[in-house]
Molecule: transfer RNA
Organism: Candidatus Staskawiczbacteria bacterium RIFCSPLOWO2_01_FULL_33_13
RNA sequence: GACCCCAUCAUCUAGCCUGGUCUAGGAUAUUAGGUUCUCAUCCUAAAAACUCGGGUUCAAAUCCCGAUGGGGUCG
Numbered sequence: 001g002a003c004c005c006c007a008u009c010a011u012c013u014a015g016c017c018u019g020g021u022c023u024a025g026g027a028u029a030u031u032a033g034g035u036u037c038u039c040a041u042c043c044u045a046a047a048a049a050c051u052c053g054g055g056u057u058c059a060a061a062u063c064c065c066g067a068u069g070g071g072g073u074c075g
Stems, first nucleotide, its partner, number of pairs: 001074007010028004020058001030046005051067005
C1' cells in the first nucleotide's frame, strides 16, 4: 500500500442479510427489597448500550458513503 472481518449496557452476547409494532432482548456483575438468627442460595424490582459524521426514507442499530479504532491475509 491492496483486500477482508469486527465495533451494541460495567463484561459477554442476540437482533443487522429481510427497515416499523410491546421501553433494543438475554446471561454475569452491581444496587434495592423479600426470604434467613446472619451469610450464601433463591425470588422480585431497578439502573445500564447501538464507535463517529453524512445520505436515502414517512420511519435507520439494520440500507448507502466516508472517518476512527481493533483484528487478519497478501505485498